[in-house]
Context: one part of a larger RNA
RNA sequence: GGAUAAACGCUGGCGGCGUGCCUAACACAUGCAAGUCGAACGCCCUUGAGCAAUCAAGGGAGUGGCGGACGGGUGAGUAACACGUGGGUACCUACCCCAAGGUGAGGAAUACCGGCGAGAAAUCGCCGACAAUACCGCAUACGUUUCGCAAGAAACAAAGCUCGCAAGGGCGCCAUGGGAAGGGCCUGCGGCCGAUUAGCUCGUUGGUGAGGUAAAAGCUUACCAAGGCGACGAUCGGUAGCUGGUCUGAGAGGACGAUCAGCCACACUGGGAUUGAGAACGGCCCAGACUCCUACGGGGGGCAGCAGUGAGGAAUUUUCGUCAAUGGGGGCAACCCUGAACGAGCAACGCCGCGUGCAGGAUGAAGGUUUUCGGAUCGUAAACUGCUUUUCUCUGGGACGAGAACGGACGGUGCCAGAGGAAUCAGCCCCGGCUAACUACGUGCCAGCAGCCGCGGUAAUACGUAGGGGGCAAGCGUUGUCC
Repeated sequence: GGAUAAACGCUGGCGGCGUGCCUAACACAUGCAAGUCGAACGCCCUUGAGCAAUCAAGGGAGUGGCGGACGGGUGAGUAACACGUGGGUACCUACCCCAAGGUGAGGAAUACCGGCGAGAAAUCGCCGACAAUACCGCAUACGUUUCGCAAGAAACAAAGCUCGCAAGGGCGCCAUGGGAAGGGCCUGCGGCCGAUUAGCUCGUUGGUGAGGUAAAAGCUUACCAAGGCGACGAUCGGUAGCUGGUCUGAGAGGACGAUCAGCCACACUGGGAUUGAGAACGGCCCAGACUCCUACGGGGGGCAGCAGUGAGGAAUUUUCGUCAAUGGGGGCAACCCUGAACGAGCAACGCCGCGUGCAGGAUGAAGGUUUUCGGAUCGUAAACUGCUUUUCUCUGGGACGAGAACGGACGGUGCCAGAGGAAUCAGCCCCGGCUAACUACGUGCCAGCAGCCGCGGUAAUACGUAGGGGGCAAGCGUUGUCC
């Protein structure tokens, strides 16, 4: 000098774009953050029509389907195939796309519901009935799988709903092949510190049999062999999420890894399985710590989602608006949900831009400071005259963002027009040398200053105040950290 997720002191007008718990992965009140489908299914309630059967509209919980594995957060752990990059394959892949084939005939249950009961509650038990795109056989098999050298043999499917007068169409369902996209696994190379860590390893290294997985493999197990790694640093210890990148630097390099993007890991702590194509932040079970309710028998909870609270800290925001756009889930759709997202609010936290007026104006006014008492200086500065209106205030019009129709949170915002009046707006640091900028008074090794050298003990350009000056400017200084 540059940089900063900064903080502190003094000061503070506006706008645009960004950024905002770096500390306690500390504990959390409250609300919201994942639902949706009646065009899969039966039932209940309300309203209306009807004598009724029933129908229509609205609502409710339940069975069932898809989604809750995405999106959002955090960086604790991890020195590892975790990441980056380049290869490999023994594998999986719901939804989507392409191709070709099928969709026949049956059965038994069950939740909601009804009856009875237990409990403070959470919730649960017994009995009874009923539906499906829920479940189970049977048939068929283009095929797939297993066995087989082959011929071939055996096993394995399915579900309907809806629009239409109909013809027919739409959404599905089953099995198969391929694609797209995503993932699993293996591997070469690369990127921290310590030798005041020198030896480490027994499922360890390899083989065979068996098991296991979607899949290769000591992945697991029995037996056999005795291997495997290491000064090219094994093992151990410390530290750490990795990368694209960011800062600095002429570069080489050094430091860092906030925001944005990719990957990984985690979800109170530890463990486990279930469902599913895929696994668990707002699913389940067990244990533990903490916390809440309780009728003491027993139950509930997990903000490292968005806001917000306490605590910690030098320090970090609103318990806001909208689904209008983009995107996501469900649905044929209408639409519903979406603290993703888009916006607004707060903070000079950062960068950028703008303003606090412009021109004229000497008797160099008053006043301040200083003085050798003549003057000098603040100083064209002010007053005063003329002008302008960025900004500001008020009034009116009023968007783009919405690609055909509907639809705008932002927002009566940006922008445009009119009116008013210089009106509403300057500070901070420094002035001994380095380093740009000097005098007076006070103080008297005191009070104090200080980045280094050093100032201060009676004439201090170095302390304090004033006048003047220098620098930067809505900021200026200080401190921390990196180059």
Molecule: small-subunit ribosomal RNA, 5' domain
Organism: uncultured bacterium